[in-house]
Large-subunit ribosomal RNA, domain VI from a marine sediment metagenome, 264 nucleotides, folded computationally. Rfam family: Bacterial large subunit ribosomal RNA. Rfam links the family to the GO terms ribosome and structural constituent of ribosome. RNAcentral holds the full RNA, with entries from MGnify.

Context: one part of a larger RNA
RNA sequence: CGCAGGAAUCUUGAGGGGAUGUUUCUUUAGUACGAGAGGACUUGGAAGCACUGACCUCUGGUGUACCGGCUGUAGCGCUAGCUGCACCGCCGGGUAGCUAAGUCGGGAACGGAUAACCGCUGAAAGCAUCUAAGCGGGAAGCCAACCCCAAGAUAAGGAUUCCAUGGACCUUCGGGUCCGAGAGACCCCUGGAAGACUACCAGGUUGAUAGGCCGGGUGUGUAAGCGGAGAAAUCCGCUCAGCUAACCGGUACUAACGGUCGAG
Numbered sequence: 001c002g003c004a005g006g007a008a009u010c011u012u013g014a015g016g017g018g019a020u021g022u023u024u025c026u027u028u029a030g031u032a033c034g035a036g037a038g039g040a041c042u043u044g045g046a047a048g049c050a051c052u053g054a055c056c057u058c059u060g061g062u063g064u065a066c067c068g069g070c071u072g073u074a075g076c077g078c079u080a081g082c083u084g085c086a087c088c089g090c091c092g093g094g095u096a097g098c099u100a101a102g103u104c105g106g107g108a109a110c111g112g113a114u115a116a117c118c119g120c121u122g123a124a125a126g127c128a129u130c131u132a133a134g135c136g137g138g139a140a141g142c143c144a145a146c147c148c149c150a151a152g153a154u155a156a157g158g159a160u161u162c163c164a165u166g167g168a169c170c171u172u173c174g175g176g177u178c179c180g181a182g183a184g185a186c187c188c189c190u191g192g193a194a195g196a197c198u199a200c201c202a203g204g205u206u207g208a209u210a211g212g213c214c215g216g217g218u219g220u221g222u223a224a225g226c227g228g229a230g231a232a233a234u235c236c237g238c239u240c241a242g243c244u245a246a247c248c249g250g251u252a253c254u255a256a257c258g259g260u261c262g263a264g
Base pairs, nucleotide, nucleotide: 001152005163006162007161008160009159010158011157015149016148017147018146021049022048023047024046025045026044033038051106052105053104054103055102059100060099061098062097066093067092068091069090070089071086072085073084074083075082076081111143112142117137118136119135120134166179167178168177169176170175184261185260186259187258188204189203190202191201192200209255210254211253212251213250214249215248216247219243220242225238226237227236228235229234
């Protein structure tokens, strides 16, 4: 820009893409078959492997915004307590998120037309012949079936709902200009398990969108200070303490100000 008024929501599916795997064990059965050795067709059941989709409850990894321990050095006047630097200084753990080695799932079933091949009926050619007319069976392959995208599918599809037909002026009577109203949309802003940007999604005071604060959870592992014991190092008590990111809820304290377009 188009899809012959302007919008919002929900869709159909022309067409396109993806996937399609395989092994072992067991049952039928040591049966059919075979002198024996050996050893099925078929049917049911169960485990794997590789590939692949989603997810983070579990097992772990990471987790330089969380907690603790330790060393050297410097600073905060000193002690105590902290802080800076030393690869995040080193070490032990670890929330959310992201993850695999973790968890759950998938390639199932049923059709259609066929290939090689197997047949029925059957002449040419009194027989025979699956073929010449006609009719069946028959593959991990083909078309569907399963999953995803999809109406710029310009043949531009369908459904539901919402909005509108006011005023003034000009007019070549087709319409035009200005003002108001208007479903809805956008800019902008607060953000996001969305994201390169854009897009998408949640919100913008008639508000829980983010931050803060409050409560909870999780993690760490019992803070500082004081008291007590001990010659001291240190230990014990208050103390399952103190602190706690991204998690779960609540709460307008802070920030979501302001503006534009829009069919006759």